RNA sequence: GCGAGAUUAGUUUAGUGGUAAAAUGCGUCCUUCCCAAGGAUGAGUCGCCGGUUCGAUUCCGGUAUCUCGCUCCA
Repeated sequence: GCGAGAUUAGUUUAGUGGUAAAAUGCGUCCUUCCCAAGGAUGAGUCGCCGGUUCGAUUCCGGUAUCUCGCUCCA
C1' cells in the first nucleotide's frame, strides 16, 4: 500500500427498513433473624460524519479503532 471482518447497556452477545433485546452486573421492593438464594420492578445501549428513504441500528459512501490475510515493488 491492497483486501476481508468486527464496532449494539458497565461486561459478554443476539437482532431487524417501522417502539432495540437476552444473559450478567447495578438501584428499589418482597420473602428470611441475617447472609446466600429466589421473585417483582426500574434505570441504562446501536463508534463518528454524510447520503438514500415517509422512516436507517439495518442499505450506500467516507472516517476512526481493533483483528486477520496478501505485498516488500517504488